[in-house]
RNA sequence: GAUAAAGGCAAACCCGGCGAAAGCCGGCGACGCAAAGCUAUGGGUCUACUGCUCCAAAACAGCAACGACCGCCAGGCCACCGAA
Numbered sequence: 001g002a003u004a005a006a007g008g009c010a011a012a013c014c015c016g017g018c019g020a021a022a023g024c025c026g027g028c029g030a031c032g033c034a035a036a037g038c039u040a041u042g043g044g045u046c047u048a049c050u051g052c053u054c055c056a057a058a059a060c061a062g063c064a065a066c067g068a069c070c071g072c073c074a075g076g077c078c079a080c081c082g083a084a
Base pairs, nucleotide, nucleotide: 001081008033009032014027015026016025017024018023031071037077038076039075041074042073043072044069045068046067051063052062053061
C1' cells in the first nucleotide's frame, strides 16, 4: 500500500460437540480483513460457576475473574509482493 501478481484468513446464520456463561472447536458459508498471523504484556469490553454481601432462611439483586474476546485499541514477535 496500487484498478498489480500469487495467494491467505473467514463474520453472521445454520448443524454437531465442549462450557455455568461469555465463548471455543469442527462442518457449511462469506460480512469483511495488508497482518482479520501469533501473543492476554497495558488498556478496554463480555460472562459470573465457585465465593462474598443482602435476608430469619431462601429467592432476587449487588460485588468480583482465577474465565473469555487479538475480527476493540495499543505493545511485542513473525510474514507474501514491490507501482507511486

c-di-GMP-I riboswitch aptamer from a soil metagenome, 84 nucleotides, folded computationally. Its Rfam family is "c-di-GMP-I riboswitch aptamer". About the family: GEMM was predicted in a large-scale screen for bacterial structured RNA regulatory elements. The sequence is in RNAcentral, with records from MGnify. The coordinates come from a structure-prediction model, not an experiment, and the mean pLDDT is 88.